[in-house]
RNA sequence: CAAUAUCAUUAGCCUAAGUUUUACUAAAAACGCGGGGAAACCAGUAACAUUGGGGUGAAUCGUAUUUACGUAGGUUAUGCCUUUACCGAACCCGUCAGCUAACCCCGUCGGUAAUAAGGAGAGGAUUA
Numbered sequence: 001c002a003a004u005a006u007c008a009u010u011a012g013c014c015u016a017a018g019u020u021u022u023a024c025u026a027a028a029a030a031c032g033c034g035g036g037g038a039a040a041c042c043a044g045u046a047a048c049a050u051u052g053g054g055g056u057g058a059a060u061c062g063u064a065u066u067u068a069c070g071u072a073g074g075u076u077a078u079g080c081c082u083u084u085a086c087c088g089a090a091c092c093c094g095u096c097a098g099c100u101a102a103c104c105c106c107g108u109c110g111g112u113a114a115u116a117a118g119g120a121g122a123g124g125a126u127u128a
Stems, first nucleotide, its partner, number of pairs: 012112003018031005032108006042098001052096001053093004061070004073087003080119004
């Protein structure tokens, strides 16, 4: 000097996943944010399917062949462009659901210390 690992601190970050008021034994309610079901109209068109079909989510699809390579899509600072790094899972319903107003039901977890660099602009604050 450089790289890697660990620990601590930091405005914070991903996600719908936060706040307030009660309660104190579990917890409950409201607001905010998010998801599902459910008419008419519209769309669709039987059966042959069970190896069915559908939902949350960025997480879909393909090739090869047994663990690899890519890919739709997504991510750390309003949005846009270029480059770069990373992710590209998991779970649920239970034979059933197109859209869908009224209406009904449900969630408000968890993870994390790194995605950074450059460009053109917009907006705000402070000072004079």

This is a predicted structure of a 128-nucleotide RNA (c-di-AMP riboswitch aptamer (ydaO/yuaA leader)) from Clostridium autoethanogenum. The RNAcentral record of the sequence draws on Ribocentre. Taxonomically the source falls in Clostridium (Bacteria, Bacillati, Clostridia, Eubacteriales). The prediction has a mean pLDDT of 75.